[in-house]
Description
This is a predicted structure of a 74-nucleotide RNA (transfer RNA) from a Candidatus Omnitrophota bacterium.
Parts: sequence; structure tokens; C1' cells
RNA sequence: GGGUCGGUAGCUCAGUUUGGGAGAGCGCCUCGUUCGCAAUGAGGAGGCCGGGGGUUCGAUCCCCCCCCGAUCCA
Repeated sequence: GGGUCGGUAGCUCAGUUUGGGAGAGCGCCUCGUUCGCAAUGAGGAGGCCGGGGGUUCGAUCCCCCCCCGAUCCA
């Protein structure tokens, strides 16, 4: 330098099937249960989906460029 895959909640990830509601588990907060803790039950907060531009009525999803990580080739 080129190819492929990935970047979504604090962490691990799903989601795009044919573009339209942003989610799960763990963690965190509150409440109940307990003498207390753990476990467990109920509720809640937390994201401008890596950045920018384009297409579209509408973009996490499609197109282009850039950044970061993994891997392969040279």
C1' cells in the first nucleotide's frame, strides 16, 4: 500500500431479512422480602448506533470519504 471483518448503553453483544417502534444479558439506582448480607421479585435511569457528507418523505441499515481495532497478502 491492497483485500476481508468489526465499531450500537458502563461491559459482552443482538438487531438491518425488503429503510419507518433502538433492544437483551450482566452491571448501576430505588422499593419489597431479611436482624443484616447474599440470592430473589417489582420499577427506573443510562445511547444523538465511530466521525463527516450524499440519496430518500424518512438512514443504525443504502452510497462515498475519513478514523480506530482484528486478520490476510505484499
It was read from a public genome assembly. Rfam family: tRNA. Gene Ontology term of the family: triplet codon-amino acid adaptor activity.